[in-house]
Molecule: Fluoride riboswitch aptamer (crcB RNA motif)
Organism: Pseudonocardia bannensis
RNA sequence: GCGGAACCAGGUGAUGGGGUUCGCCUUGAACCGCCCACUGGGCUGAUAGCUGCUACCGACAA
Numbered sequence: 001g002c003g004g005a006a007c008c009a010g011g012u013g014a015u016g017g018g019g020u021u022c023g024c025c026u027u028g029a030a031c032c033g034c035c036c037a038c039u040g041g042g043c044u045g046a047u048a049g050c051u052g053c054u055a056c057c058g059a060c061a062a
Base pairs, nucleotide, nucleotide: 009026010025011024012023013022016053018051019050020049021048033043034042035041036040
């Protein structure tokens, strides 16, 4: 100096925050939604999963 493994730590999983579980990445990384006639136009979802809170949307009742 290069490569591998283990431990610790950090980052991250299309928009907020709490709890919990899981995955990915080690900084030239993981990750950064979809569709179309694509310098423009259109669509879904606050989760990676579960749970509840907040915001948003729809319906009903008072």